Predicted 3D model of a 72-nucleotide RNA (transfer RNA) from a Balneolota bacterium. The coordinates come from a structure-prediction model, not an experiment, and the mean pLDDT is 83. Rfam family: tRNA. Rfam classes the family as a transfer RNA. Gene Ontology term of the family: triplet codon-amino acid adaptor activity. The organism belongs to Balneolota, within Bacteria.
[in-house]
């Protein structure tokens, strides 16, 4: 320098054009003598950045940044 994969909640990951979700964690409550387990509930994201396409973009296109892998 070129090619491929990835970047979404605190962490690990879904969502493949039409409400942004799950598990774990956190907080509150229940249960328990107390803690843990278990049960119920809540908060938490302008989806890496900038453009474009579209009635509508996390999703498609272009450029950039970051991480991983391959080639030279």
């Nucleotide at each position: 320098g070129c090619c491929c994969c990835g970047g979404u909640a605190g962490c690990u990951c879904a969502a493949a054009g039409a409400c942004a979700g799950a598990g774990c964690g956190u907080c509150c409550g229940g249960c328990u003598u107390c803690u843990a387990c278990c049960c119920g509930g809540a908060a938490g994201g302008c989806u890496c950045c900038g453009g474009g396409u579209u009635c509508g973009a996390a999703u498609c296109c272009c450029g950039g940044c970051c991480g991983g892998g391959g080639c030279g």